[in-house]
RNA sequence: GAGUUUGAUCCUGGCUCAGGAUAAACGCUGGCGGCGUACAUAAGACAUGCAAGUCGAACGGCGGAAGCUGGAAGUUCUAAACAUCUAGUGGAAACCGUGGCGGACGGGUGAGUAACACGCAAGUAACCUGCCUAUAAGAGGGGGAUAACAGGAAGAAAUUCCUGACAAUACCGCAUAAGCUAGAAUUACCGCAUGGUAAAGCUAGAAAAGAUUUAUUACUUAUAGAUGGGCUUGCGACUGAUUAGCUAGUUGGUGAGAUAAUAGCUCACCAAGGCGACGAUCAGUAGCCGGAUUGAGAGGUUGAACGGCCACAUUGGGACUGAGACACGGCCCAGACUCCUACGGGAGGCAGCAGUCGGGAAUAUUGCACAAUGGAGGAAACUCUGAUGCAGUGACGCCGCGUAUAGGAAGAAGGUCUUAGGAUUGUAAGCUAUUGUCGUGUGAGAAGAAAAUGACUAUCACAGGAGGAAGCCCUGGCUAAAUAUGUGCCAGCAGCCGCGGUAAUACAUAUGGGGCGAGCGUUAUCCGGAUUUAUUGGGUGUAAAGGGUGCGUAGGCGGGAUGGCAAGUCAGUAUGUGAAAUCCCUCGGCUUAACCGAGGAACUGCGACUGAAACUACUGUUCUUGAGUGUUGGAGGGGAAAGUGGAAUUCCUAGUGUAGCGGUGAAAUGCGUAGAUAUUAGGAGGAACACCAGUGGCGAAGGCGACUUUCUGGACAACAACUGACGCUGAGGCACGAAAGCGUGGGGAGCAAACAGGAUUAGAUACCCUGGUAGUCCACGCCGUAAACGAUGGAUACUAGGGAUUGGCAUGACAUAGUGUCAGUCCCGUAGUUAACGCAAUAAGUAUCCCACCUGGGGAGUACGACCGCAAGGUUAAAACUCAAAGGAAUUGACGGGGGCCCGCACAAGCAGUGGGGUAUGUGGUUUAAUUCGAAGCAACGCGAAGAACCUUACCAGGGCUUGACAUAUACAGGAAUAUAUAAGAGAUUAUAUAGCUCUACGGAGCCUGUAUACAGGUGGUGCAUGGUUGUCGUCAGCUCGUGUCGUGAGAUGUUGGGUUAAGUCCCGUAACGAGCGCAACCCCUGUAAUUAGUUGCUAACAUUAAGUUGAGGACUCUAAUUAGACUGCCGUUGAUAAAACGGAGGAAGGUGGGGACGACGUCAAAUCAUCAUGCUCCUUAUGUCCUGGGCUACACACGUACUACAAUGGGUAAGACAGAGGGCAGCAAAGAGGCGACUCUAAGCAAAUCCCAAAACUUAUUCUCAGUUCGGAUUGAAGUCUGAAACUCGACUUCAUGAAGCUGGAAUUGCUAGUAAUGGCAGGUCAGAAUACUGCCGUGAAUACGUUCCCGGGCCUUGUACACACCGCCCGUCACACCAUGAGAGUUGGGAAUACCCGAAGCCUGUGAGCUAACCAUAUGGAGGCAGCAGUCGAAGGUAGAAUCAAUGAUUGGGGUGAAGUCGUAACAAGGUAGCCGUAUCGGAAGGUGCGGCUGGAUCACCUCCUU
Repeated sequence: GAGUUUGAUCCUGGCUCAGGAUAAACGCUGGCGGCGUACAUAAGACAUGCAAGUCGAACGGCGGAAGCUGGAAGUUCUAAACAUCUAGUGGAAACCGUGGCGGACGGGUGAGUAACACGCAAGUAACCUGCCUAUAAGAGGGGGAUAACAGGAAGAAAUUCCUGACAAUACCGCAUAAGCUAGAAUUACCGCAUGGUAAAGCUAGAAAAGAUUUAUUACUUAUAGAUGGGCUUGCGACUGAUUAGCUAGUUGGUGAGAUAAUAGCUCACCAAGGCGACGAUCAGUAGCCGGAUUGAGAGGUUGAACGGCCACAUUGGGACUGAGACACGGCCCAGACUCCUACGGGAGGCAGCAGUCGGGAAUAUUGCACAAUGGAGGAAACUCUGAUGCAGUGACGCCGCGUAUAGGAAGAAGGUCUUAGGAUUGUAAGCUAUUGUCGUGUGAGAAGAAAAUGACUAUCACAGGAGGAAGCCCUGGCUAAAUAUGUGCCAGCAGCCGCGGUAAUACAUAUGGGGCGAGCGUUAUCCGGAUUUAUUGGGUGUAAAGGGUGCGUAGGCGGGAUGGCAAGUCAGUAUGUGAAAUCCCUCGGCUUAACCGAGGAACUGCGACUGAAACUACUGUUCUUGAGUGUUGGAGGGGAAAGUGGAAUUCCUAGUGUAGCGGUGAAAUGCGUAGAUAUUAGGAGGAACACCAGUGGCGAAGGCGACUUUCUGGACAACAACUGACGCUGAGGCACGAAAGCGUGGGGAGCAAACAGGAUUAGAUACCCUGGUAGUCCACGCCGUAAACGAUGGAUACUAGGGAUUGGCAUGACAUAGUGUCAGUCCCGUAGUUAACGCAAUAAGUAUCCCACCUGGGGAGUACGACCGCAAGGUUAAAACUCAAAGGAAUUGACGGGGGCCCGCACAAGCAGUGGGGUAUGUGGUUUAAUUCGAAGCAACGCGAAGAACCUUACCAGGGCUUGACAUAUACAGGAAUAUAUAAGAGAUUAUAUAGCUCUACGGAGCCUGUAUACAGGUGGUGCAUGGUUGUCGUCAGCUCGUGUCGUGAGAUGUUGGGUUAAGUCCCGUAACGAGCGCAACCCCUGUAAUUAGUUGCUAACAUUAAGUUGAGGACUCUAAUUAGACUGCCGUUGAUAAAACGGAGGAAGGUGGGGACGACGUCAAAUCAUCAUGCUCCUUAUGUCCUGGGCUACACACGUACUACAAUGGGUAAGACAGAGGGCAGCAAAGAGGCGACUCUAAGCAAAUCCCAAAACUUAUUCUCAGUUCGGAUUGAAGUCUGAAACUCGACUUCAUGAAGCUGGAAUUGCUAGUAAUGGCAGGUCAGAAUACUGCCGUGAAUACGUUCCCGGGCCUUGUACACACCGCCCGUCACACCAUGAGAGUUGGGAAUACCCGAAGCCUGUGAGCUAACCAUAUGGAGGCAGCAGUCGAAGGUAGAAUCAAUGAUUGGGGUGAAGUCGUAACAAGGUAGCCGUAUCGGAAGGUGCGGCUGGAUCACCUCCUU
């Protein structure tokens, strides 16, 4: 810096990512070289080899080479020579032992250790130091042993014993000796306390070794140096207080011992100290540092490699030797383990280098060499050296190089995608040329090496030839890089957010692309980002976070002036140190780099010295403003105790009085005729104190309210007399601390947890009602918590104003105002601040000081432990596990059993219905081979369907076809196609017969059939992939934009407000000004009139007729074109002078005249893949297609919509009137005739203002007379008519007969405000036929609307919200199931650390030492000295015991967490339907309920007060 909480926003806050690093490991891959690096786990066990020896110039042996001399025989002819043998001499190499030096270095490891172990800096006047250097002095003279060896003995072995001999630079006396040591004193000087240095004497004591051959070297004593150590001190560096007290050699002293040396280091005695909140003790963890890594730094983490220190060497203990050890490759003892054994005993220690097993995710060769560097010994040559130098293994890390380079478009092939054109892979390849790093082969050849000595090896030349050398990860966002296919919440991915449920850029594969490159990814760990522990550099009103309040201890901080000091502070230095390496800079060496070398800087630190004196500390003097005291004064529900009072409730007594009272939403339980309630009088008792009363008073907080008295605390004001910084804060501590609760004793009127009863309810452990006990009250004692809140710690100072109010003081006309001031209390508000809300002199502003507290949510304020409490419980206070959020403020919506305003046939007022009957029709359900499919609250259900006998038809059964019933194209073959007839068949179909082509430029073409291939076809799926169309909210009045302004922002404003309207309609106001889509208007019909035009329409006048029939006419009606008309235009009133409303005039019509078409942004994943179109998917001799028959018409039932009725406002019969809008040639059909009738026969007219279809209710007359009827017509029987191939399943109609239910319809519910409802008929489309449906038409023609309280729906404003999939939301707890971690638990097991006691190895020390005894002494007896032995103190391992502690485990048990669709309720969020929450008590399956006290983080309404303008 980014991602992630939200619909969006800002903030808080966690989680995650991008970077760097690593002793790493794993996966895939792997050409070369250089430099580094490599058991982090089992300080587990180890086979084998090597890692420490050397010196013969210390010594004794053993050994006997070369050489020399002599002899023997041999070879050669002799001398001589040669070789062999032999004697002597000689003494080399090697070896055994004594002795010296070294095995305390080098190498390994990190178990232990929280410590003077380590680091930095000091001290040592409290110490040592072999080898080395320098200086001074010295080395005389003796002695006794002993190993090896020889002999003997024991034993399996390891090894040991006895006897004998002999040497030394081995050992021991003596002499000599000081400047050495010790002792007692003296003098001088110095220091830092003890003290140190120097000087001269006195007394006592202590040395020695030679070797080799001449040059040295070794030895002794002393002093000094150098080097290396010992000890002491200051400071520094882990966690836990759920470890708070620890300590008997403990702390100190005196004396002694021990030590190289100080010291309780050890001992005896004495004293009672010592450490600790600045964290002792205990527990856990850990080697420390230079450094490394990260970071801007401050910091954090780390301590591999390299370097310094420490510790350890199988575990524990111990000493010996030595200059140095309590000793890795030495010794002794004990334990465990391993090995050998003859069972009696012995041997061993890789945390040296290799290597093995084991453990583990994991870490190398049983290599070469002493050539270099270094070490040990030696005079040296030299020997030894797994230190070291090299090589080997591992991409483990860093660095470098390569895997080619150049040209080259037919943009090849192949792959992938595709809109089928192309694009991309891609100059990439092939192809043409070039080069030669590395590698390979051959040859040459340094430096490392000073004279010699090279384990290892750089480099150079030549040859050949692109040949031998590229992978890994990623590709949704963060984060660079996308497409196709497969899969279908599967398989899988995932660092976080999250992908995957049929079109996945997120899985898998392919192609392309991106990144890095001999590597690339993953995992783990650390730092960073993280200002997310905040010193630099955070916070605490509401996000996590102020202690309930005060007093006060330690501590921290602290007023003015002046002097001193120099601890802090600051400055300086030829100041010491801060090792080297590392980091940084410069230069240099390997071809470069990594790497290495040199120089510089740095190491921010500590010490030393010198100085300054502002500030802080310390100290002296002083001051008054902080603080306190004093005097005077007024205010107050401040506290404690005692007493007094009236109103009210209840109870008791008595009177009056009679049937109810009481209670609720409504009731009931309860009380009452045994007299209640009501009312009057009297009495008893307890508790609380109306009005005053007020964002008024007092108190530290909790809290305090009738009146009087007593005692008592604090604050305030005025004055300025006194003290003179006496102050602020305050960890622990102490005190106070509402309500509830607890203990003891009282008291008990009312109220009231629990409890009982009555209601409510699905239930009601509640809300409501009737009762009612603890308690509430008092005294004393506990408890110690609350939303103990201003959710705001205390103190001090500063920083605009205005208003209100309480208590003082001053001033003021002396008053009541006003003004000033001090101390409180409340509101608004500027700057400032804040995430915002808000705060704003009573700060949440600006600063200082002190205290408390916070660090994601849950688990959890819980468990365990501790302390407190009589108990309830309180205080302190985790972890495992789990989630990616939890949260604050504000915004827009939505919602509310929140509020306000308004509208609508929404209610109300009415009329007619539905719901009951019968039938029709649709749906569900059931049935069926099939009853095809769709539509589902309003907004599916007389809907798609404007009409299923076949067809339709999609369904079922059966029979057929397979390039197909239908389309296009190609190739080949053919000539028909078609019609008629006959035959088979249910038909599709098949067969036969007859008839039978067109055009032509003569090539052929059209048309048709067959075969083959592409393909057709699908009412198969997905309306949740879509287009289009439609419904609905809703003809509701809304929905937005540009610019500007406000706000960090989401957003707001505009669009809100006051009026008005049907309307976001208009007016006014206004940080808004304008605009768009909607509203309205423009369009159509209708209502009035005019003009024009008169046929098929009309007929006033004239003529005529049976008849507008015919002349005639255009006047009227009508037709159909163009116009006019209505605009709140006019008048009045109201209103704000506006918009507008009301009334009126005129007018056919009056305030959008009536009706229609017209439907904003959007909502419902609304409906439709079966109108149509269409992506994907599925079927392809079938899910396609043809045919016959059946089904869609079924029928215990339920629902919707209609028709018809139940009758007299009616039914029947007879007679008589009046429409509009439509339709008509495969048609409408008059008139006439037949039939009771449906209808039939015949037929005029009409493609229509001409002809036809063609009215009913109504009117008049008559009958029926209230009945299941002369109502009603279902059902059924018989006979017919019509359509149609065909009316069986399954048509309509007619006639006759039959004559069911039904007498106005429960709960509930629908439509309608005027030419409307209701009622009557007519027409049309569909259609061969088949409407009670649908769409239209006209006739007759009402009732009612006070009004907006309520129901439903909608609009605007406002409010609350834990909702945003938006209340059909969210969400709590028990129970049941699965899994996980955890607490308790009779106990059980194990570990580590202590304590007490027992046993007591080795060993040091002490004592003893009767046994043994070479050096010296000796009088030769012995002595000195020593050794063995024995005893004792201490003492490891071991044993016993009781506590504490840590861990594991445990039947059972407690809560907790997690888990798409379990159970019960509905506690919370809105007034969440009883406001919620906090503390406490109690009750209940559960959320929870109730009581008491508290809070607002409660909505709504009203009132009061205050503020603004």
Record summary: The RNA shown here (small-subunit ribosomal RNA) has 1509 nucleotides and comes from Clostridiales bacterium canine oral taxon 100. The sequence is in RNAcentral, with records from ENA, Greengenes and SILVA. Lineage of the source: Bacteria > Bacillati > Bacillota > Clostridia > Eubacteriales. Its Rfam family is "Bacterial small subunit ribosomal RNA". Gene Ontology terms of the family: structural constituent of ribosome and ribosome.